[in-house]
């Protein structure tokens, strides 16, 4: 140093203008936003090379919360019943387990493009709402992919 253990800290952005309407930041027109790890032929830097460092993809590979699902768990309620049982709404646990978990093409350059350059597209949990929400409110002062630090072990 790698690695391991414990503790702590941090860890999401966005409706501005107009239209219709009784009512819309929810519809329509024009706008706006892009979590984490990886990859990366791009950019910048240490020097000019080798080499190293930093940044670099919403739609390429994965991950996350959420919905769902499951449970031999558990609370309340309902149905049925001799008993066994069935259903609804929560809580807890599991953490990908049925499932949802989104979304890219064309042209150019090149040995090679999913990543570069140009153009045109597309996507965005759940519940709520005077009217349908990526942008408002809520669960959430939550959880978490992960990032960093300290201490100990370790040669």
């Nucleotide at each position: 140093a790698a690695g391991c253990a414990u503790u702590c800290u941090c860890a999401g952005g966005g409706c501005g203008g107009g239209g219709u309407g009784g009512a819309a930041u929810u519809c329509c027109c024009c706008a706006c936003c892009g979590g984490c790890g990886g990859u990366g032929g791009g950019a910048g830097g240490g020097c000019g090379c080798a080499c190293c460092c930093u940044c670099a993809a919403g739609c390429c590979c994965g991950c996350g919360a959420g919905c769902g699902c499951a449970a031999c768990g558990u609370g309340c309620c309902c149905c049925g019943u001799u008993u066994c049982g069935g259903g609804g709404c929560g809580c807890u646990u599991g953490g990908u387990c049925a499932g949802c978990a989104g979304a890219c093409c064309c042209g150019g350059u090149c040995a090679a493009a999913g990543u570069c350059c140009g153009g045109g597209g597309c996507c965005g949990a759940c519940g709520g709402u005077u009217a349908a929400a990526g942008u408002c409110c809520g669960g959430a002062u939550g959880a978490a992919a992960g990032a960093g630090a300290a201490u100990g072990c370790g040669c």
The prediction has a mean pLDDT of 77.
This is a predicted structure of a 155-nucleotide RNA (FMN riboswitch aptamer (RFN element)) from Sulfitobacter sediminilitoris.
The sequence was found by an Rfam model in a public genome assembly.
Its Rfam family is "FMN riboswitch aptamer (RFN element)". About the family: The RFN element is a highly conserved domain that is found frequently in the 5'-untranslated regions of prokaryotic mRNAs that encode for flavin mononucleotide (FMN) biosynthesis and transport proteins. This element is a metabolite-dependent riboswitch that directly binds FMN in the absence of proteins. In Bacillus subtilis, the riboswitch most likely controls gene expression by causing premature transcription termination within the 5' untranslated region of the ribDEAHT operon and precluding access to the ribosome-binding site of ypaA mRNA.The FMN riboswitch structure, reported in present an FMN-bound six-stem junction, adopts a butterfly-like scaffold, stapled together by opposingly directed but nearly identically folded peripheral domains. Its family is annotated with FMN binding in the Gene Ontology.